Large-subunit ribosomal RNA, half B from a Thermoproteota archaeon, 1238 nucleotides, folded computationally. The full RNA is in RNAcentral, with records from ENA. Lineage of the source: Archaea > Thermoproteati > Thermoproteota. Model confidence (mean pLDDT): 81 of 100.
Context: one part of a larger RNA
């Protein structure tokens, strides 16, 4: 310090997004329950009251033995009643609902997203359409075949609502669907034309479904206005005018899970109410089974309010278990650019937030606990964004199939009848201009046809054509011999008769169809019997199914599509081809979504040649005639005109007017521009030859227009010229192809055939490109300055201050795209710390339109303070009640390896609004996983070594750091004083008491006390005593030390050198002048004084005390001295020895002090600090004192009654012994144990 737990004083939701959490309540009797209601419920509603134990008695049910069947003696369970008694508490533990009001929503009970949504979402009874009569419908399958289905419309599938209860208004224009259909449309077969025959191949005709058309249908998709004017206050509009549509939202409902404005606006509830409840209704953007509205009961659903009650809070305190810590064993991960660790702060450098660049500062070396500031920490090739000629999943009136479904035809396929369509044959009838007796179809032949087998002719019925006049027929009756034509009239033509035909209409045969009816042998189906692949039977039946073939429909299924540029992407736009000026910087070139405009044509003349001829405009003049008509003169470089933007041209023209024409021409070659480097199509231009040809006397001009824009590949279809070339072979037609051309067009214009969505998403990339931070910039925002027009009775400057200029800051807003997408977590709260001052207060001062007082304006100051509530996620911002004051801001919009997670911003779900849908919405609404054992480094603490001129051990000095140790009030005096006319009212000083903060402590309050007493429940240990568990005390009641707030105690001053300022002496300037020189005050603000801390202060301090720098023992080797031996006369040279200093020696003695060890603690995580070690009270124990609980056990006595063999038993308890007994982290005592031995 986590994680689990126990208790809290006063308050009691002031915490918070939100009583999250916890807390309270709980069993059983008994008493009493309200709105409201589907009359079932609400209801354990809410509130109240009892409960133990002992001794008794009374009931009920039951049971064992005995029994004379009458009971007797027991038992057990349960329901009362009396008396008695004890405790804070009797469901004494454990178990066991907190209530209540009022709105949303979904009627309920139920179900769901296994691992982040338990819901308002699914289901649900209930209503409601819509398909089927069964070989059906409807679902699976390639088919056979299977389910629905052992089912039969009271049935089954499919959709929509979503108990009940009150309802469910209007639209049929759009789309779907479902009917009709006279007409148009309509494929294949079929009929038929053309094509020299045949073929391709180009038409007709017939026609099916479907379409066009007409009706039906919304509990089918799916829709339901807009502008004026109007009542005797004013407001408002029942009324009226008007446009308009298929219809204009009806009953109800609402600022609602649906209202933007918006916290609508009125009541309520609170001190305060952006939520909440009731109205309203002006409804962005309600509304009726896409159901409206209302509702008892239900809900782990979602707002809001009350009572209880609590540590959620003010405000935090203690105690316990478990980790952490320490010791033993055992032992990962995470992560690692530095050759293995690498400070801070400021920075104008840098890829623009540095451990690494400058600068200051800091900085001896390591270890341990611990925090989480920084390493733009780990972790996961960012899910938001964009790109990618990437996926994929849905959707549709995207494209382009394919099932499936329907329509028509053939084929399995076969007879009858019956209607009627065409053809061909045959037979009949029909045929009216006018003229004319007459109803004369056409053309030919003709002079004779016809009649008792009954002519003309009369009557009745009747059929049937009609020009209505009448013409042909057919039955049956009169009746009895002639009728007709030609001659004649009329006229184009004269049926008397016969031949061929024509229109129209009737019969009749045959072809081919079409309709309807019927048959049974193909087929096909149920039984039944076989299991020989048949056969009986019934039912259907040439249909139906099954197959070729064509039409239509077809997100049911399937492949794909679903531009580009862009100050991010989307919306917009076209800068996406092509001309012109400007940008463009005097060659040429040259960019923005840069400024200004145009083209996607036009024209048979506006074209080609030759000739003439001058224009706008101004003067002067001339009937009507004006400013301007149309004619004269004269000036007249262009101020006109040029089809058309613009720019460059243009005057015997390139402008206007004529005369002639068609060069707006084949045909080849080259150049040049497109395109400034190498290459690059089409498209434009211009040049020469060759032909034919206009025009002018000619030169010559002329291959479209003054010039610079008016444009399109390859594939494919068409057409056009030449009949020029190839194509099956005996040859021709005619077809295919080629040449050259011109049309149909790709404007995203060097040119795919093409819509949406994804919050269910997915991969690859991008800091090339956005959303939060940062950088640069400040239009914007905040602050300020100059000028001074005014306002202020007067007067700019007391206060305010317009216009117009000029500036500062880096808090909103923005621009940019500069760093980051192999990731720098994002809004608000909370914590907790620092920095500015542009100062709200408190501190000094100037002014005032300052009398006091309370105010305005300014100047200096950043040492301290700056609260606590209602609403909202809110930051902010209203309100409320305090108060010196409730100032503003920075710190990656300071802080998520700190916390939360209310909000935004995944995945569920509603609702409004778009949308055909899938889905979408800085609309609104409920629910919704928060990771890390800290390596470095900082920081807060604790050690441990080294250094610090020989050890050591105490005392200081104080360079330096550090704090705010204090801030602010009221009150009381001064004083009712000064001032004031009064009403009203200060000040300096002094003095009390609260507050707020910082530090210390605990005698007492007060909390805690799993040390301790005691009190009771439940069960165990046989009863008693005494215990164990019932939680990490069962529970309750008390509680010492100790830690602690809610309690105590304390936080005095004073000087010093300044700020603004206010002087003093004083010149520059003979005066003035606070300044220049030089004196003197003057603020919580610095310094100091107080407090902590500080020789690691590298300059490493001082002072004082002990120690000790010595002794002996081995070694060496060169010097010094001295002695002695040999040589030498001598200087001297060689030798040895001895001393003293040097130097070496893991040698030895001596040694201040400290450590080690042991017994503790006033101190502790480990270490560290302290105290003590027999010369001892350091710590156990004993014993006394204080303290805590609250009177042990045992015995004695009493005691409600009961029973009793009368001795005496049983009893909850009460009294006495007993101020007891049990306990003790203190004190005191005291060597009994342990601090030995080192």
């Nucleotide at each position: 310090a986590c994680c689990g737990a126990g208790c809290g004083a006063g308050g009691g939701a002031a915490c918070u997004c939100g009583g999250c959490a916890a807390a309270u309540u709980a069993g059983c009797c008994c008493c009493g329950u309200a709105a409201c209601u589907u009359u079932g419920g609400g209801a354990u509603a809410a509130g109240g009251g009892g409960u133990g134990c002992c001794u008794g008695u009374g009931g009920u049910u039951u049971u064992a033995g005995c029994u004379u069947c009458g009971g007797c003696u027991g038992g057990a369970a349960c329901c009362g009643c009396a008396g008695g008694u004890c405790g804070c508490a009797g469901u004494g533990g454990c178990a066991a609902a907190g209530g209540g009001g009022u709105c949303c929503u979904g009627a309920c009970u139920g179900u769901u997203u296994a691992a982040u949504a338990a819901a308002a979402a699914c289901a649900u009874a209930g209503g409601a359409a819509g398909c089927c009569g069964c070989a059906a419908g409807c679902c699976u399958g390639a088919a056979a075949a299977g389910g629905u289905g052992u089912g039969a419309a009271c049935g089954g599938c499919u959709u929509c609502u979503g108990a009940a209860u009150c309802c469910u208004g209007g639209c049929c224009a759009g789309u779907a669907c479902a009917g009709g259909u006279a007409u148009c449309u309509g494929a294949a077969a079929c009929c038929u034309g053309g094509g020299u025959u045949c073929a391709a191949c180009c038409g007709g005709g017939c026609u099916a479904a479907g379409g066009a058309c007409c009706u039906g249908c919304a509990a089918a998709c799916g829709c339901c206005g807009g502008g004026a004017g109007u009542a005797a206050c004013u407001c408002u509009g029942a009324c009226u005018c008007u446009c308009u549509c298929a219809a204009g939202g009806u009953a109800g409902c609402c600022a609602a899970a649906u209202g933007c404005c918006u916290u609508g606006u009125c009541g309520g509830g609170u001190a305060a109410g952006u939520u909440c409840c009731g109205a309203c209704g002006u409804g962005c953007a309600u509304g009726a089974a896409u159901g409206g509205a209302u509702c008892a009961a239900c809900a782990a659903g979602g707002g809001c309010c009350c009572c209880g009650c609590u540590g959620u809070c003010c405000c935090c305190g203690c105690u316990u278990g478990g980790u952490a810590c320490c010791c033993g064993g055992u032992g990962a991960a995470c992560c690692c650019a530095c050759a293995u660790a690498a400070c801070g702060u400021g920075g104008a450098c840098g890829a623009a937030c540095a451990g690494u660049c400058c600068a200051c500062g800091a900085a001896c070396u390591u270890c341990c606990a611990g925090c989480g500031g920084g390493a733009a920490g780990a972790g996961a090739a960012g899910a938001c964004c964009c790109c990618g000629u990437g996926g994929a999943g849905u959707u549709u009136u995207a494209c382009u199939g394919c099932a499936g479904c329907u329509u028509g035809u053939c084929g399995c396929u076969g007879g009858g009848a019956u209607a009627u369509a065409g053809c061909u044959g045959u037979g009949g009838a029909u045929g009216c201009a006018g003229a004319g007796u007459g109803u004369a179809g056409g053309c030919g032949g003709g002079a004779g046809c016809c009649g008792u087998c009954g002519a003309u002719u009369c009557c009745a019925g009747u059929c049937u054509c009609u020009c209505c006049g009448g013409g042909g027929g057919c039955u049956g009756g009169g009746g009895a011999a002639g009728g007709c034509a030609a001659u004649c009239c009329u006229g184009g033509a004269a049926c008397a008769c016969c031949g061929c035909c024509c229109u129209u209409u009737c019969g009749c045969a045959g072809c081919c169809g079409u309709g309807u009816c019927u048959c049974u042998u193909a087929c096909c189906a149920g039984c039944g019997c076989a299991u020989g692949a048949g056969c009986g039977u019934u039912g259907g039946g040439a249909c139906a199914a099954c197959g070729g073939c064509a039409g239509g429909u077809g997100g049911g299924c399937a492949g794909u599509u679903u531009g580009g540029c862009u100050g991010g992407g989307g919306c917009g736009g076209c800068a996406c081809c092509c001309c012109c000026u400007u940008g463009a910087a005097a060659a040429g070139a040259u960019a923005u979504c840069a400024a200004g405009g145009g083209g996607g044509c036009c024209c048979a003349a506006a074209g080609a040649u030759c000739a003439g001829c001058u224009c706008a405009g101004g003067c002067g003049g001339g009937a009507c005639a004006g400013a301007a008509a149309u004619c004269c003169g004269c000036c007249g470089u262009a101020g006109a005109g040029u089809g058309c933007a613009a720019a460059g041209g243009c005057a015997a023209a390139a402008g206007c007017u004529g005369g002639u024409c068609u060069g707006a021409c084949u045909g080849u070659a080259u150049c040049c521009u497109u395109c400034a480097a190498a290459g690059u199509a089409a498209g434009g231009g211009a040049u020469g030859c060759a032909g034919a040809g206009g025009u002018g006397a000619a030169a010559g001009c002329c291959g479209g227009g003054c010039u610079u824009a008016g444009c399109g590949a390859u594939c494919u279809u068409u057409c056009a010229u030449g009949u020029c070339c190839c194509u099956g072979u005996u040859a021709a037609u005619g077809g295919g192809g080629g040449c050259u051309g011109a049309a149909a067009g790709c404007g995203a214009c060097a040119g795919a055939a093409a819509a949406a969505u994804u919050a269910c998403c997915c991969c690859g990339g991008g800091g090339g490109u956005a959303a939060c931070a940062g950088g640069c910039u400040u239009g914007u925002c905040g602050c300020g300055a100059g000028c001074g027009a005014g306002a202020g009775u007067u007067c700019a400057c007391a206060u305010c201050g317009a216009c117009c200029u000029c500036g500062c800051g880096g808090c909103u807003u923005g621009g940019u795209a500069c760093c980051u997408c192999g990731a720098u977590g994002u809004c608000g709260g909370c914590u907790c710390u620092u920095c500015c001052u542009a100062u709200c207060c408190u501190g000094g001062c100037c002014u005032u339109g300052c009398a006091u007082a309370a105010g305005g304006g300014g100047c200096c100051a950043a040492g301290g303070g700056u609260g606590a509530g209602g609403c909202u996620g809110c930051u902010c911002g209203c309100c409320u009640a305090u108060u010196a004051a409730a100032a503003g801001g920075g710190a990656a919009c300071g802080u998520g390896a700190g916390c939360u997670g209310g909000g935004u911003u995944u995945a569920g779900a509603c609702c409004g609004u778009c949308g055909u849908g899938a889905g979408a919405c800085a609309g609104g609404u409920c629910g919704g996983a928060c990771u890390c054992u800290a390596u470095c480094u900082g920081c807060u603490g604790g050690g441990a070594g080294u250094g610090u001129c020989g050890g050591u051990c105490g005392c200081c000095u104080g360079a330096g750091g550090g704090g705010a140790a204090a801030g602010g009030g009221u009150c009381c005096u001064c004083g009712g004083u000064a001032c004031g006319a009064g009403a009203g009212g200060a000040a300096c000083g002094g003095g009390a008491c609260g507050u707020u903060g910082c530090g210390g402590c605990c005698a007492a309050u007060a909390g805690u006390u799993a040390a301790c007493c005691g009190g009771u429940u439940g069960u165990c240990c046989g009863a008693c005593a005494g215990g164990g568990c019932a939680g990490a005390c069962g529970c309750c009641g008390g509680g010492c030390a100790g830690c602690c707030a809610c309690g105590c105690c304390g936080c005095g001053u004073u000087g010093g050198a300044u700020a603004a300022g206010a002087g003093c002496u004083g010149a520059a300037u003979g005066c003035a002048u606070c300044u220049a020189a030089g004196c003197u005050c003057g603020a919580a603000g610095c310094c100091a004084c107080u407090c902590c801390u500080g020789a690691a202060a590298a300059g490493a301090g001082g002072c004082g005390g002990c120690c000790a720098a010595u002794c002996c023992c081995c070694g060496a080797a060169a010097c010094u001295a001295g002695a002695c031996c040999u040589g030498g006369c001598a200087a001297c040279a060689g030798g040895c020895c001895u001393a003293a200093a040097u130097c070496g020696g893991a040698g030895g003695a001596c040694g201040a002090g400290g450590g080690c060890c042991c017994c503790c603690a006033u101190a502790g995580a480990a270490g560290a600090u302290g105290g003590g070690g027999u010369u001892g009270a350091u710590g156990g124990a004993a014993c006394c004192g204080g303290g805590g609980u609250g009177u042990a056990c045992g015995c004695g006595u009493c005691a409600a009654g009961a029973c009793u063999u009368c001795g005496g038993u049983c009893g909850a308890g009460g009294c006495g012994u007993u101020u007891a007994g049990c306990c003790c982290g203190c004190g005191g005592c005291c060597c009994c144990c342990a601090a030995c031995a080192g």